[in-house]
RNA sequence: UCUUCGGGGCGAGGUGCAAUUCCUCACCGGCAGUUAAAGCCUGCGAGCCAUUGUGGCUGAUUUGGUGAAAUUCCAAAGCCGACGGUACAGUCCGGAUGGAAGAAGA
Numbered sequence: 001u002c003u004u005c006g007g008g009g010c011g012a013g014g015u016g017c018a019a020u021u022c023c024u025c026a027c028c029g030g031c032a033g034u035u036a037a038a039g040c041c042u043g044c045g046a047g048c049c050a051u052u053g054u055g056g057c058u059g060a061u062u063u064g065g066u067g068a069a070a071u072u073c074c075a076a077a078g079c080c081g082a083c084g085g086u087a088c089a090g091u092c093c094g095g096a097u098g099g100a101a102g103a104a105g106a
Stems, first nucleotide, its partner, number of pairs: 001106005011025004026091002028081002030044004039079002047057004061077005083094003
């Protein structure tokens, strides 16, 4: 420098004119780092606001066990999830056949 890759999840029941949006149960977890494997430890991406550059904002965890070492493993109980649309959405549709942290290869 080029090429390729690079996000998962609503199933059942209830109410209602109408809900995968409400209620009960269910289901999901990007990338790098960290003495040991992380949605909730640190940072990044995504997203939002302003903008020439670029700057700003940005969610959530405890207890016990093992161990040299774990908020990362095991056990238990919790918690969180952009914007626009629509009966109020982490899971549907849309911006997006997009962009990107980054990974691999030449």
Molecule: FMN riboswitch aptamer (RFN element)
Organism: bovine gut metagenome